[in-house]
RNA sequence: GGCAGAGUAGACAUUAUGCGUUAAGUGUUGAGGGAUGGGAGGUUGCUCUCAAACGAAGAAUUUCUAUUCGCGUUAUAAUGUUGCAUCCGCUGCC
Repeated sequence: GGCAGAGUAGACAUUAUGCGUUAAGUGUUGAGGGAUGGGAGGUUGCUCUCAAACGAAGAAUUUCUAUUCGCGUUAUAAUGUUGCAUCCGCUGCC
């Protein structure tokens, strides 16, 4: 010098345990921040706060206020699959 590989935040699926169904959550828009392969640094990805608009599937059993089945682009964890454009690095081969 050439070639190849490892490694992130996340995403999807399954399972389990929950939450809500008396409406939070999820999703949308705007503003301001945060973290993000080993380092720097970064957004069209992720996330937090505030504001605005919109918005839902509930039933059955029951001595009890408890159980069961659903519903929600619902939360978390585990497993599997996938997974950083730039510069500098790491590993292996030539």
Model confidence (mean pLDDT): 83 of 100. This is a predicted structure of a 94-nucleotide RNA (THF (Tetrahydrofolate) riboswitch aptamer) from Tindallia californiensis. Taxonomically the source falls in Tindallia (Bacteria, Bacillati, Bacillota, Tindalliaceae). The model forms 94% of the base pairs in the Rfam consensus.